[in-house]
Background: Transfer RNA from a Thermoguttaceae bacterium, 72 nucleotides, folded computationally. It matches the Rfam family "tRNA". By type it is a transfer RNA. Rfam links the family to the GO term triplet codon-amino acid adaptor activity. Rfam's curators write: Transfer RNA (tRNA) molecules are approximately 80 nucleotides in length.
RNA sequence: ACCGGAGUGGAGCAGUGGCAGCUUGCAGGGCUCAUAACCCUGUGGUCGUGGGUUCGAAUCCCACCUCCGGGA
Repeated sequence: ACCGGAGUGGAGCAGUGGCAGCUUGCAGGGCUCAUAACCCUGUGGUCGUGGGUUCGAAUCCCACCUCCGGGA
């Protein structure tokens, strides 16, 4: 240099064109003699970066960056 995969809240992952969700974490409350478990509420993401297409992009296209794998 070439081929493929991945990048989305603190963490792990969904979401394949119509205003981004789940689990967990964290904070507060409930329950308990107390802790754990369980229940409720809240918190937290300009969807890797920059462009393009579209009425509308996490999603489609292009370039780049980072990580993983293949191959030489």